RNA sequence: GGGCCGGUAGCUCAGUUGGUAGAGCACCUGACUUUUAAUCAGGUGGUCAUGGGUUCGACCCCCGUCCGGCUCACCA
Numbered sequence: 001g002g003g004c005c006g007g008u009a010g011c012u013c014a015g016u017u018g019g020u021a022g023a024g025c026a027c028c029u030g031a032c033u034u035u036u037a038a039u040c041a042g043g044u045g046g047u048c049a050u051g052g053g054u055u056c057g058a059c060c061c062c063c064g065u066c067c068g069g070c071u072c073a074c075c076a
Stems, first nucleotide, its partner, number of pairs: 001072007010025004019056001027043005049065005
C1' cells in the first nucleotide's frame, strides 16, 4: 500500500425490505423482607465513529475521512 470485517446507551451486543432506535447487565426510584444485599415493578440514559451525497424519508444505500481487527503484498 491492496482486500475483507467491525465502530449503535456506562459495558457487552441485537436491529429482518429504507418507514417511531432496542435487549441484557449497570445506574436511579418505589414496593417487599430475608437488610453491606436479594427479589419484583417502573424509570433515566443515544451526534447510530465522522463529513458529504441519494431519497418524501437513511443505523440501513453511495463517496471521502478517522479508529480497531484479520489477511495479502512490499521493504530489510

Transfer RNA from a Deltaproteobacteria bacterium, 76 nucleotides, folded computationally. It matches the Rfam family "tRNA". The organism belongs to Myxococcia, within Bacteria. The prediction has a mean pLDDT of 81. The sequence was found in a public genome assembly.